This is a predicted structure of a 160-nucleotide RNA (Lysine riboswitch aptamer) from a bovine gut metagenome.
RNAcentral holds the sequence, with entries from MGnify.
RNA sequence: UGAUAGAGGCGCGGUUGACAUCAGUAGCUCCAUACCGGCGGCGGGCAACGCCGGGGCGAAAGGGGAGACCGCCGAAGAGUAUCGGCUUUCCCGGGCCGAUAUUUCUGGGCCGACGGAGAAGAUCCGCCGGACUGUCGCAAGUAUUGCGGAGCGCUGUCAG
Numbered sequence: 001u002g003a004u005a006g007a008g009g010c011g012c013g014g015u016u017g018a019c020a021u022c023a024g025u026a027g028c029u030c031c032a033u034a035c036c037g038g039c040g041g042c043g044g045g046c047a048a049c050g051c052c053g054g055g056g057c058g059a060a061a062g063g064g065g066a067g068a069c070c071g072c073c074g075a076a077g078a079g080u081a082u083c084g085g086c087u088u089u090c091c092c093g094g095g096c097c098g099a100u101a102u103u104u105c106u107g108g109g110c111c112g113a114c115g116g117a118g119a120a121g122a123u124c125c126g127c128c129g130g131a132c133u134g135u136c137g138c139a140a141g142u143a144u145u146g147c148g149g150a151g152c153g154c155u156g157u158c159a160g
Stems, first nucleotide, its partner, number of pairs: 001159006009073001011072006019064001027057005037052004042093004047089002076106003079102009107133002110130003114126004135149006
């Protein structure tokens, strides 16, 4: 240097999934319903559209999810770029979802603060801090302790 096999642990991703939430909301239906006025969507513009009181019936998607199963150990996640879809309709901006590319970033999970996504105090993502943990290096007073590094790493085997 190449090939191959492995390790880390509240380890990673996917599928399925009772159930809770969404929500007594949307929608349907019955009664009432003159005008004026007000309100609504992520922000702006322009109109259109819808809504406003009471009774009855009453969801779903997206987002979560114990457990089970499957694939794994840059597992994977994020950023960026391009394309597509959604965000009531049209334009601009923003956001979200998906696909592809990427040696740009992150060793790993946990806890806390902050920021973002989200209907949400669920959950997820980023970042900072903390202790912990695997690994390698250095040092020391060496059953250990301290400091430092990053997965482009570490360990075993084989070949050159």